[in-house]
Context: one part of a larger RNA
């Protein structure tokens, strides 16, 4: 992992609450006990409880009472329905749907065969090296000291096996091993190692101290008990169909992944009409947003005017003059704000009236049951951020969540569209129609040459198409070619020089078809080469700006083309405009069928005559759905009552082409060999795929 079996909302309570049903009803009901029964049966028992009256703190009063001075006002009441049982929904108390901690506490409970320390008694340490004290001899000293040689054999001394350890590296890592193997390394006469026996233990021991060790367990051992500890946490929670269908918000919280109240869902009840929600229209309102504006509050640019201030001059003082300084108020023009407003929408909101709306799964209220209280994308308006984020925080509205289907190659959130069931019928939406791939190689007119299409900015460019203007031009433009481009003059100044061309000033006159006191290159300065300008040759368009369409460059990324889904596409299969067809979904239609719904009609039953329940019919509408609420059923085991079946073969098991909307249910055949069906009711150890579930098998 697979298969089989087991495996989770139970039980108790004279607890509380609601609903259905039943009994009795201004009443309802017994508890213990007693009598009886036990192959079943109840009777009695009236203590007590609930209700029938409330109000007040109470005395108390009473359909009222309290407050109060009140006969006022106000609060709570009165004008009736309860109670007992039972089933179910929910709550409470209990383990309370199941499994799951780490832990906490208790116990003269069990442990020192592991390990820590200690005690007693034993054992072990190849070989080699070094050579302390002391002693002896010689030297030496006044005597010591001291020196030399020898003897000697000290040491938590040295090297290194056994032994003890565990430094490095590799391997091993479902190991050969729940700590090892190999290699290398430390100690190896000592605070050494070790056998046997013994001592000390759970808030205790022991510890050359690491919170180490105390039997593969240690920041408090193991075993048993409290114990089904607690778990706002995780996981799991078993048959079917039908109706409706959320939330991820507000407030509060030792609160933030929990909970309470509200909001939103569901079931029942009330409300039942000229009604209500909602929509549209008209009318009436509140408001200070968008925009706009500068009248206020601020911010702010330029100019004018000018008080004041600064500088200069003048001056004994007062005063005066002046200024390329500064400059309030005021005037003109301009700009600006979320915390400005002289103004001021559209939407939205509130109300009234009218219409639509009526078997709306409407509004509102009451009661039972919930779930939710992590949201998220998109569009729009904003805050924050960087006018970043698939960011974050609000608001409005869709969607996803809880929504399938078609499109976007593929995609929760985008576009289209809301799936009751069936169909080898039809029409469409978004999006498409060369092939993959259903449908146009459709039609008309243009554009694009970049595979642009099929990513991208500032910026750049005789790309190309279109448009409206302007200038030049047969008195010859534009371009090429030929020729000229002169004189006063080297203008004046400056300068070493300055001659058109370093710089400053001026920029005239003449000859001319034309020619600047020169637009550029050049020289030290000249020279020289061009240009402007003119003539000739030629002979028809030329020039530079503006607006629009489509293109070009700008353009670098990591495994492989890889930025059309692919093939492939160029008067397109690209782009723009227009037109007609067609394809295309679970949308709409058609045909058949099912279910639901406070309307209608008919029938039956009940009735307190108001009505209620059930069934049938046609029409209409509806039937996506997580959490969740409600409804109706299937099946299993057993009990009771009735009823059948069965050795001419029960149950079970296997198989099969039948029936039912589903859970499921028959029949046949085989196997099997003794029980079992059906109907009504009752009671549950009542349904398995997931819990790293449990047991067994493979």
């Nucleotide at each position: 992992g697979c298969c089989a079996g087991c495996g989770a909302g139970u039980u108790a309570c004279u607890u509380c609450u609601g609903u259905g049903c039943a009994g009795c009803a201004a009443g309802g009901u017994u508890a213990a006990g007693c009598c009886g029964a036990u192959u079943g049966a109840g009777g009695u028992g009236u203590a007590g409880c609930c209700g029938u009256a409330g109000c007040g703190a109470a005395a108390g009063c009473g359909a009222g009472u309290c407050u109060g001075a009140a006969u006022a006002g106000g609060g709570c009441g009165a004008u009736u329905a309860g109670u007992u049982g039972u089933a179910c929904g929910g709550a409470g108390u209990a383990g309370a749907c199941g499994c799951g901690a780490a832990g906490c506490c208790c116990g003269c409970g069990c442990g020192a065969u592991c390990u820590a320390u200690c005690c007693a008694u034993g054992g072990g340490c190849a070989g080699g090296u070094u050579g302390a004290a002391a002693c002896c001899a010689g030297g030496g000293u006044a005597a010591c000291a001291c020196c030399u040689g020898g003897u000697g054999g000290a040491g938590g001394a040295c090297c290194g096996a056994a032994c003890c350890g565990g430094u490095u590296g590799u391997c091993g890592u479902u190991g050969a091993a729940a700590a090892g193997a190999c290699u290398u390394c430390g100690g190896a006469u000592g605070a050494c190692c070790u056998g046997u026996g013994g001592a000390u233990a759970g808030g205790a021991g022991u510890g050359a101290a690491a919170g180490g060790c105390u039997a593969a367990u240690c920041a408090a051992g193991c075993c048993g008990g409290g114990c089904g500890a607690u778990a706002g946490c995780u996981c799991g929670u078993u048959c079917u169909c039908c109706u409706c269908g959320a939330a991820a918000u507000g407030c509060a919280u030792u609160u933030a992944g929990g909970u309470g109240c509200a909001g939103c869902c569901u079931a029942g009840g009330a409300c039942a009409a000229u009604a209500u929600a909602u929509u549209u229209a008209a009318c009436g309102g509140a408001g200070g947003u968008a925009g706009a504006g500068c009248a206020c509050u601020g911010a702010u640019u330029g100019g004018g005017c000018u008080a004041g201030g600064g500088g200069g001059c003048u001056u004994a003082c007062c005063a005066g003059c002046u200024u390329a300084c500064u400059g309030a108020c005021c005037c003109c023009a301009g700009c600006u704000a979320g915390u400005c407003u002289c103004c001021g929408a559209a939407u939205g909101c509130c109300g009234u009236u009218a219409a639509a709306g009526u078997g709306a799964g409407a509004a509102u209220c009451c009661u039972g049951g919930a779930g939710u209280g992590a949201g998220u994308c998109g569009u729009u308006g904003g805050g924050u951020g960087a006018u970043a984020a698939g960011g974050u925080c609000c608001a409005a509205c869709u969607g996803c969540g809880a929504g399938a289907g078609g499109g976007a190659a593929a995609g929760a959130u985008c576009c289209c569209a809301g799936a009751c069931u069936a169909a080898c019928a039809g029409c469409u939406a978004a999006g498409g129609u060369c092939c993959c791939c259903a449908a146009g190689u459709a039609u008309g007119u243009g554009c694009u040459a970049a595979g642009u299409g099929g990513a991208g900015a500032a910026g750049g460019a005789a790309g190309u198409g279109g448009g409206a203007a302007g200038g030049c031009u047969a008195u010859a433009a534009c371009a090429u070619c030929c020729a000229g481009g002169a004189g006063g003059u080297u203008g004046g100044c400056u300068u070493a020089g300055a001659a058109g061309c370093a710089g400053c000033c001026a920029c005239c006159c003449u000859u001319u078809a034309a020619a600047g006191a020169a637009a550029g290159c050049g020289u030290a300065a000249c020279a020289g080469c061009u240009c402007a300008c003119u003539g000739g040759c030629c002979g028809a368009g030329c020039c530079g700006g503006c607006c629009c369409g489509c293109g070009c460059c700008g353009a670098a990324a990591a495994u492989a083309u890889a930025a059309c889904g692919g093939g492939g596409c160029u008067u397109a299969a690209g782009c723009a405009c227009a037109u007609c067809a067609c394809c295309g979904a679970a949308g709409c239609u058609u045909u058949a069928g099912a279910a639901g719904u406070a309307a209608u009609a008919c029938a039956u039953u009940c009735u307190g005559c108001g009505g209620a329940a059930u069934g049938u019919a046609a029409c209409a509408c509806u039937u996506g759905g997580u959490a969740g609420a409600g409804g109706a059923g299937c099946g299993u085991u057993g009990u009771c009552u009735a009823u059948g079946a069965g050795g001419u073969g029960a149950a079970g098991c296997g198989u099969u082409a039948c029936c039912g909307u589903a859970a499921g249910g028959a029949g046949g055949c085989g196997u099997g060999g003794a029980u079992u069906u059906u109907a009504g009711a009752c009671a549950a150890g009542u349904g398995a795929g997931u819990a790293u579930g449990c047991u067994g098998g493979c």
A computed fold for a 698-nucleotide part of an RNA from a Deltaproteobacteria bacterium, annotated as large-subunit ribosomal RNA, domain II. Rfam family: Bacterial large subunit ribosomal RNA. Its mean pLDDT, the model's own confidence on a scale to 100, is 83. The source organism's lineage runs through Bacteria, Pseudomonadati, Myxococcota and Myxococcia.